[in-house]
RNA sequence: UUGAUGACCUGGAGAGAGUCCCGUAGUUUGGGACGCCGAAGGUGUAACCUGCCGCCGAAAAAGACAGCAGGGAAACUCUCAGGCAAAAGGAUCCCGGUCGGACA
Numbered sequence: 001u002u003g004a005u006g007a008c009c010u011g012g013a014g015a016g017a018g019u020c021c022c023g024u025a026g027u028u029u030g031g032g033a034c035g036c037c038g039a040a041g042g043u044g045u046a047a048c049c050u051g052c053c054g055c056c057g058a059a060a061a062a063g064a065c066a067g068c069a070g071g072g073a074a075a076c077u078c079u080c081a082g083g084c085a086a087a088a089g090g091a092u093c094c095c096g097g098u099c100g101g102a103c104a
Base pairs, nucleotide, nucleotide: 006099007098008097009096011094012093013092018034019033020032021031022030035084036083037082041080042078044076048071049070050069051068052067054065056063
């Protein structure tokens, strides 16, 4: 179930952050220096869970506590990547559609 969570697609909305110098007729593009942003992607991480180990326990079991290892969330965090005119991109949200079928 008159179809949720989830995945994909068209369309729509969609933030943040820059100065100076060189060069060029100028813009763009290019180069240099310093500075910045977080919403592609990625990194780290709490409670908690699992195991090991120490101690207490009866020379046990359970269990509490300590330590170590692994698992474990984000719009938090780092700023690796990306970005700081426009364009492109853009987490997320909305309409519609497709798959799927309760795995929520």
Predicted 3D model of a 104-nucleotide RNA (Glycine riboswitch aptamer) from a Planctomycetota bacterium. The sequence was found by an Rfam model in a public genome assembly. Its mean pLDDT, the model's own confidence on a scale to 100, is 81. NCBI's taxonomy places the organism under Bacteria, Pseudomonadati, Planctomycetota.